[in-house]
RNA sequence: UGCGUGUUCCGGGGUCGGUGGAACUCCGAGCCGGCGGUACAGCCCGCGACCCGUCCGCACCCGCGGAUGGUUGACCCGGUGGGAUUCCGGGGCCGACGGUCACAGUCCGGAUGGGAGGAACACGCG
Numbered sequence: 001u002g003c004g005u006g007u008u009c010c011g012g013g014g015u016c017g018g019u020g021g022a023a024c025u026c027c028g029a030g031c032c033g034g035c036g037g038u039a040c041a042g043c044c045c046g047c048g049a050c051c052c053g054u055c056c057g058c059a060c061c062c063g064c065g066g067a068u069g070g071u072u073g074a075c076c077c078g079g080u081g082g083g084a085u086u087c088c089g090g091g092g093c094c095g096a097c098g099g100u101c102a103c104a105g106u107c108c109g110g111a112u113g114g115g116a117g118g119a120a121c122a123c124g125c126g
Stems, first nucleotide, its partner, number of pairs: 002125009015029004030106002032095002034047004042093002051070008075091005097109003
């Protein structure tokens, strides 16, 4: 230093004004950007979250756990460079489900959850 196993910990951000009886939901102007890869990435490749299904196990039922499949938004131009849809300049675009006196990326909720993955330590192997 790499691989394997185990344990512990970590692991998502963002509002003001106007209208109105009522809106962080409409209108105007803002603001935000999980994880791995790669020349530094919300918009490239892949993954996770949400949603739908299949199989297996447990359970009287409700349901719980594991494996697995599907679905899953959005970028261009110029510059530098060996190399950048990642940097610099400019102009754009996107954002699960349920709730709500009124339509939500930003409020509330499932969630004190799950999680891609990251770190430390221990043991073993090369």